[in-house]
Formats: sequence, C1' cells, structure tokens
RNA sequence: GGGCCGGUGGUCUAGCUGGUAUGACGUCUGCCUGACACGCAGGAGGUCCUUGGUUCAAAUCCGAGCCGGCCCA
Repeated sequence: GGGCCGGUGGUCUAGCUGGUAUGACGUCUGCCUGACACGCAGGAGGUCCUUGGUUCAAAUCCGAGCCGGCCCA
C1' cells in the first nucleotide's frame, strides 16, 4: 500500500429485508434477613465511532475519515 470483518448504556451482546434500540452482568431503590449474601419487585443509564449524502423516516443504505482484528504484498 491492497482486500475482508468489526465499532451499539460501565462491560458483553441482539437488532435478517430502513419505521419509538434487545437481553445479560454491573449499578440504584424497595421487600426479605438480627445483618450480609441469595431471591423477588421496580428504576436510572444509549448524540448506535466521526462526518457528509439518499429518504417522509437511517444503528441499518451510499461516500469519506478514525480505531481494532485477520489476510496479501
């Protein structure tokens, strides 16, 4: 330098063919307990890597860029 794959709450992850972003762990509150843990109920937390474009509408499609991984040279 060229090709392919990936980037989504603190962490991991789903999201196929564009239509209010899913679950687990963690975290917070309450219940339970003498207390803690477990368990149960509920809550908060996301500019979907950046930027431009297409569209009524973009995490999803297209261009450019950044970062990571693999392969080729």

Predicted 3D model of a 73-nucleotide RNA (transfer RNA) from a Promethearchaeota archaeon.
Taxonomically the source falls in Promethearchaeota (Archaea, Promethearchaeati).
Rfam family: tRNA. The family's RNA type in Rfam is transfer RNA. Rfam describes the family as follows. Transfer RNA (tRNA) molecules are approximately 80 nucleotides in length.
The coordinates come from a structure-prediction model, not an experiment, and the mean pLDDT is 81.